A computed fold for a 101-nucleotide RNA from Idiomarina sp. UBA6142, annotated as c-di-GMP-I riboswitch aptamer. The sequence was found by an Rfam model in a public genome assembly. The prediction has a mean pLDDT of 79. It matches the Rfam family "c-di-GMP-I riboswitch aptamer". Rfam's curators write: GEMM was predicted in a large-scale screen for bacterial structured RNA regulatory elements.
RNA sequence: UGCUUUAAAAGGCAAAACCGCCGCGAGGUGGUGACGCAAAACCUCCGGUGCAACCAGUUCGUAACAUUUUGCUACGACGGUUGGAUAGCGGGGUUGUAGGC
Numbered sequence: 001u002g003c004u005u006u007a008a009a010a011g012g013c014a015a016a017a018c019c020g021c022c023g024c025g026a027g028g029u030g031g032u033g034a035c036g037c038a039a040a041a042c043c044u045c046c047g048g049u050g051c052a053a054c055c056a057g058u059u060c061g062u063a064a065c066a067u068u069u070u071g072c073u074a075c076g077a078c079g080g081u082u083g084g085a086u087a088g089c090g091g092g093g094u095u096g097u098a099g100g101c
Stems, first nucleotide, its partner, number of pairs: 002101004012037002017032006035088001041094003045091003048086002051083005057078001059077005065071002
């Protein structure tokens, strides 16, 4: 320098939960704590999944009202737009540790 990741880890990171703080929220952050991680280091470019606001309806559900078989209103689901979250959801990009050849 190139290829590679079966086992192991000196050193490293730290899920859930609880407590403090920040945020409308998804969530973030500090502490305690370890489920796990060889990129669980960094980056929203692509897809996914949550969140917020707004928009629309020949759809669906629930409820109220009117009406007597439909109408109307509200909320929710489905859909769209914008913004934001997740890099420990996956892909991709950048950098890097250890071992083996």